[in-house]
RNA sequence: AGAUUCCGCGCGGGAGAGAGAGUCCCGGUCAGCCGGGGCUCCGCCGAAGGCGCAACCGGCCCCCGGAAACGCUCAGGCCCAUGAACCGCGCGGUGGAG
Numbered sequence: 001a002g003a004u005u006c007c008g009c010g011c012g013g014g015a016g017a018g019a020g021a022g023u024c025c026c027g028g029u030c031a032g033c034c035g036g037g038g039c040u041c042c043g044c045c046g047a048a049g050g051c052g053c054a055a056c057c058g059g060c061c062c063c064c065g066g067a068a069a070c071g072c073u074c075a076g077g078c079c080c081a082u083g084a085a086c087c088g089c090g091c092g093g094u095g096g097a098g
Stems, first nucleotide, its partner, number of pairs: 006093008018042001020041009043078003049074001050072003056066004
């Protein structure tokens, strides 16, 4: 002086699936109806999290450990918004290869 790695923060990108039905509350409306929220039911999605198999990886190797964007949908979500795995850039910390 300082790379890979890991963690956090900021910015940008970031998919899918019923504006479903019933009912209750609130607001608007002469009414019809519209909008928002809660609950229930059916249908559906997978990329917070979680769980599982084990593709894959490692080791003291026929056993043990880690483990997916795969699977399950408990949670979450199904106009938009929010959130969102993951990716890029920047900053800070960790760390210390060469």
The RNA shown here (Glycine riboswitch aptamer) has 98 nucleotides and comes from Acetobacteraceae bacterium H6797.